The RNA shown here (small-subunit ribosomal RNA) has 1428 nucleotides and comes from an uncultured organism. Model confidence (mean pLDDT): 83 of 100. It matches the Rfam family "Bacterial small subunit ribosomal RNA".
RNA sequence: AUGCAAGUCGCACGCGAACGUUCCCUUCGGGGAACAAGUAGAGUGGCGAAAGGGCGAGGAAUACUUGGAUAACGUACCCUGGGCACAGGGAUAGCCGUGGGAAACCGCGGAUAAUACCUGAUGAGACCACAGUACCUACGGGCACAGUGGUCAAAGGGUGGGGACCUUCGGGCCUACCGGCCUGGGAGCGGUCCAAGUCCUAUCAGCUUGUUGGUGAGGUAAUGGCUCACCAAGGCAACGACGGGUACCGGGACUGAGAGGUUGACCCGGCGCAUUGGGACUGAGACACUGCCCAGACUCCUACGGGAGGCUGCAGCAACGAAUAUUCCGCAAUGGGCGAAAGCCUGACGGAGCGACGCCGCGUGUAGGAUGAAGUCCCUCGGGAUGUAAACUACUGUCAGGGACCACCAAGCGACCCGGGUGAAUAAUCCGGGAAGUUGAGGAAUCCCAGAGGAAGUCACGGCUAACUUCGUGCCAGCAGCCGCGGUAAGACGAAGGUGGCAAGCGUUGUUCGGAAUCACUGGGCUUAAAGAGCACGUAGGCGGACUGUCAAGCGUCUUGUGAAAGCCCUCGGCUUAACCGGGGAAUUGCUUGGCGAACUGGCAGUCUUGAGGCAGGUAGGGGCAACUGGAACUCUUGGUGGAGCGGUGGAAUGCGUAGAUAUCAAGAGGAACGCCAGAGGCGAAGGCGAGUUGCUGGGCCUGUCCUGACGCUGAGGUGCGAAAGCCAGGGGAGCGAACGGGAUUAGAUACCCCGGUAGUCCUGGCCCUAAACGAUGUCUACUAGGUCGAGGAUUCUCUGACGGAUUCUUGGCCGAAAUGAAAACGAUAAGUAGACCGCCUGGGGAGUACGGUCGCAAGGCUAAAACUCAAAGGAAUUGACGGGGGCUCACACAAGCGGUGGAGCAUGUUGCUUAAUUCGAUGCAACGCGAAGAACCUUAUCCUGGGCUUGACAUGAUUGGAUGCCCUCUGGGAAACCAGAGUAAGCUGCCCUUCGGGGUGAAACUUUCACAGGUGCUGCAUGGCUGUCGUCAGCUCGUGUCGUGAGAUGUUGGGUUAAGUCCCGUAACGAGCGAAACCCUUGUCGUUAGUUGCCAGCGAGUAAUGUCGGGGACUCUAACGAGACUGCCGGUGUCAAACCGGAGGAAGGUGGGGAUGACGUCAAGUCCUCAUGGCCUUUAUGCCCAGGGCUGCAAACGUGCUACAAUGGCCGGUACAAAGCGAAGCAAGACCGCGAGGUGGAGCAAAUCGCAAAAAGCCGGCCUCAGUUCGGAUUGGAGUCUGAAACUCGACUCCAUGAAGGUGGAAUCGCUAGUAAUCGCGCAUCAGCAUGGCGCGGUGAAUGCGUUCCCGGGCCUUGUACACACCGCCCGUCACACCAUCCGAGUUGGGGGUACCCGAAGUCGUUAGUCUAACCAGUACUGGAGG
Repeated sequence: AUGCAAGUCGCACGCGAACGUUCCCUUCGGGGAACAAGUAGAGUGGCGAAAGGGCGAGGAAUACUUGGAUAACGUACCCUGGGCACAGGGAUAGCCGUGGGAAACCGCGGAUAAUACCUGAUGAGACCACAGUACCUACGGGCACAGUGGUCAAAGGGUGGGGACCUUCGGGCCUACCGGCCUGGGAGCGGUCCAAGUCCUAUCAGCUUGUUGGUGAGGUAAUGGCUCACCAAGGCAACGACGGGUACCGGGACUGAGAGGUUGACCCGGCGCAUUGGGACUGAGACACUGCCCAGACUCCUACGGGAGGCUGCAGCAACGAAUAUUCCGCAAUGGGCGAAAGCCUGACGGAGCGACGCCGCGUGUAGGAUGAAGUCCCUCGGGAUGUAAACUACUGUCAGGGACCACCAAGCGACCCGGGUGAAUAAUCCGGGAAGUUGAGGAAUCCCAGAGGAAGUCACGGCUAACUUCGUGCCAGCAGCCGCGGUAAGACGAAGGUGGCAAGCGUUGUUCGGAAUCACUGGGCUUAAAGAGCACGUAGGCGGACUGUCAAGCGUCUUGUGAAAGCCCUCGGCUUAACCGGGGAAUUGCUUGGCGAACUGGCAGUCUUGAGGCAGGUAGGGGCAACUGGAACUCUUGGUGGAGCGGUGGAAUGCGUAGAUAUCAAGAGGAACGCCAGAGGCGAAGGCGAGUUGCUGGGCCUGUCCUGACGCUGAGGUGCGAAAGCCAGGGGAGCGAACGGGAUUAGAUACCCCGGUAGUCCUGGCCCUAAACGAUGUCUACUAGGUCGAGGAUUCUCUGACGGAUUCUUGGCCGAAAUGAAAACGAUAAGUAGACCGCCUGGGGAGUACGGUCGCAAGGCUAAAACUCAAAGGAAUUGACGGGGGCUCACACAAGCGGUGGAGCAUGUUGCUUAAUUCGAUGCAACGCGAAGAACCUUAUCCUGGGCUUGACAUGAUUGGAUGCCCUCUGGGAAACCAGAGUAAGCUGCCCUUCGGGGUGAAACUUUCACAGGUGCUGCAUGGCUGUCGUCAGCUCGUGUCGUGAGAUGUUGGGUUAAGUCCCGUAACGAGCGAAACCCUUGUCGUUAGUUGCCAGCGAGUAAUGUCGGGGACUCUAACGAGACUGCCGGUGUCAAACCGGAGGAAGGUGGGGAUGACGUCAAGUCCUCAUGGCCUUUAUGCCCAGGGCUGCAAACGUGCUACAAUGGCCGGUACAAAGCGAAGCAAGACCGCGAGGUGGAGCAAAUCGCAAAAAGCCGGCCUCAGUUCGGAUUGGAGUCUGAAACUCGACUCCAUGAAGGUGGAAUCGCUAGUAAUCGCGCAUCAGCAUGGCGCGGUGAAUGCGUUCCCGGGCCUUGUACACACCGCCCGUCACACCAUCCGAGUUGGGGGUACCCGAAGUCGUUAGUCUAACCAGUACUGGAGG
């Protein structure tokens, strides 16, 4: 778009078809009659259409809710009481005729009816007026009665029946029913008024002129400024007026223990609205959803002249949107309208359809079933899980499906019959009863059939929170409500298996309440967490002492009415149950009526003195204001003395000064501040107040208890005071001193320091109004242990006085019981226990900011948000760590010394570079002569190039083969590994049987195949073990007890002392452990034992000489056991201690020297390349074998060393003294050769026996004479030796020659406190060879310090902290870049509101004029009047 949602009545009235059928006539074109049918239909008239149905725009009051009022009102239909209906009249639709228009529709003429309209009569009655009586009253009036006057009715119509009488034959008349008019009452429904309640906003504080009231009038059903005229100047507002924003209200709904909070779908009540705005008409009722008129917007029709329309009724369409249904069936039921009724109408309603949207119920099977099937997943590879789950067996039969059969939802209507009423009546009609027949849109009970068949998902599994593993991924992909997961072993991502929850649903999102005592009425806070106004006075308000009486507002109790129904709750019942529905009850905590009570609050009246105030007498004080006065200091001026500096700083400079400063004396001027007293002291409301005197003035305290008689407390707004700085005007200005100038400091120094210096600081007057205005603690009142110090009074004790004691009031502090507090703390000056009132807070940032308002001269103050953003911000305390905090203390930490490094050359390691490769690791101290105690091959690592092998170089198991195989020789290829092949048969080869010929088997070995081997591949941030470092620093902990809410503390701190948490003392701690020390090794003295290979005093022998020999144990020594040293002794100090200082003795003295020994822990320190090991990767290679190369490469840089630069030296000659080690694939003597490295040779020695082996510095003598040298030895040439298959890359050494740099090393930096540094040589490990490195050994042998200011590091106590990855911490701002928003910008454009004025539709009311006009009046007519 489209269809439907309001009609009905012929029993109010006048008209009145057609199709069709039949009959008749016919000029066959047609015409007429009857039936259809008094039907359809429109019209007049009546009732309804104001209900029912929809929606929530507006509205903060004209609404709603609860309770009242109406004596200020209305009411059609319905019920009920009383009365009446008489006589007349004129029209008009429809219809006919005619005209206009596209249409919608309209005009003119003619005829007509009524329950339509009009006139007159009557008036029980109603209304109005007048005067009267009785009653009631809220005093306004109401109600009843009879009287007088005035005004006002109607349809006797419709239908049915009817005996007599009348008739114009229609009827009159009678009767029944339905209607009509007047009037009283009722019921229900409305109108109006009053009270209380009903959201946010004060960044809306003043609003109002019909405004508030009065008088009179109009208007209405009715009160009223509702409207008008006049008069008065009122009315509302902090208990929130006015303005702005938002919103329909209630019963109820959701949530909550409740109080509350949020909400107003469905159902019910009320209100409002109907395209937007305005208006009236009709009517009982409307200013009317599907009526009318006008204006606007929009849509449609049109012949362009004009017309039509309103789904916020039911469906449906479009659009919007994350999103919301059928253009269904029926009036069978319930209800409504009309009708006498049958009946008609009814998108109300009854039903069905769509949507898991909600609630409820049911099903998807039940029982048995283990070799625990298969599959899948996990696995320690044994197994476990899914899981009786499935299969399989036996059953059941709901739902869906098919069939049968129709209970119930039905009550009604009703021919006819019976009884009763009215009636003259047996008619008619009404009421009641019976009754043939008849009414189902849709729902759907029950029975039968078949067959486990057609029917399970979704979310989660890190904690909260029930439920766990594997794989994949690798801060990726992703998850996430909060905390947070993910960077190679993810229970957090994804998948799988498993598990848990719920289930025809499950999960997510959104919203509300809860938890949240996180707006706190129930039920919070404000010292430091957010929060006490800077302080006071005081208005409104709130609160308020003792006693008596009274009232009854609050309060209590009983009671009246109401609190609609539905809902919630209880109970009973109906659908098989439930949801759902029905009956009854309770509840509805509220409002209201009346009675009673009088304790408390309140009102009124009276009384009182304790709160408060007054009075009198004392008293302390930097309380305030004004005037006057004073001294010290300072600066300036003048004069004198004086003569070169002064001043200032960490050190200086700027500055001042020979024009005489600083210093000093005298005189004068000026301004500001008031030393000592002075105090944890005093006063004040706070800010604040400090020389003295005088005047004026406020408050406090004490004592007396004479007066008033609750006069009180607090205090929103308001008012006043209010440090400093700042502002305005006028003064003043010594010192000080923002800004500013200069000098320094510094990387810079717009600072700190110095020299100057203007505002200001001071006074008068006026502003400002803020501070860490702090006790971060509002004011007032009462109560609740004490102790102590200070200030101001009073009383009392001692005969008096001083002093002192006791008591008491006020006041300023400290400590502290209980209590409180998160703790710190507070604790009669409360932050305790209570009361009254005010102010303030509600996560951090944005922000005390913006906008608005207000105050201010300005600066700015007061009031005071939001967007956005973060997951914290914050308090108190604890343990650490840290500090350019403090105290104590230690260390070659510094200082005092000695010698080095850093410069040179070389060695070696590292970085870097290079390279085919320069394998890898170590990286501040704590990597860098480190792993490596020894890279030519090997080592050695695929590091590189090339060649080769694939069960492998090595292990275990299984398996095939055959009797082999190992060993040995040779050939070919090759760089080798190895590959291919041939030969010899000497040797070796297990067990069993054996006739000794052999046979069987197959252990070893070989071979085939399969499992597997292998990896110096990755991860030291997956690990074990080992190691470094802080640090040989003195620490680190535990049990029990105690303290603390707790973290935690105590012990372990403190006073001493020590190398030491060593020891002593003290002590809410008492003990204990790991560390320190001791025990162990070595060295220093002595003794005992022992006496060879060591030793040799004495005795003997021997030699050229030597412990060479006999012998000896004395000594040295060797190596076992002992002794010794313990602050044991003396003196002093000290706490009667621990201990320290000094001394004696002693080889050694206060741990004698040295070593081994390394607490709890830190550094994700180092190492997967020692080893072990999880995971990952690789498997004809990242494994294995081999040749060659590389790890040795060299512009450069660094670390560690060696050698030097020389005379304390170099060179030559001579000569002396060690220790500790090592030696058989070894050390090797004497001898010989070589200049030498070395060679030849080989005695001796498995070593206190032999050898390496000479120690060197030293000492003695000589030369050199300060020079790039007789220093220094690099580099290079040549010649060699040794080891080794092999010295080219790439060994060490020797000889000859060569003879570089280097003349003591910048900044910086290292070691060392005694047998140490320095210096000198010797040995060993590794090792074929290779040592300036490493590990040891002895020789010679110092200097300095006796301190702790500083640098580094450590320990203990304490303090601060915004750090805890712990100062290499944390953290602030600018700038750069990217992006976003806001702002500005020539302008441009739209909306809203206010005020003033102009035009003005429809309509209502009024008035004037004109025109028209049936009913009534006058008039014979024409006409006039009233009215319209």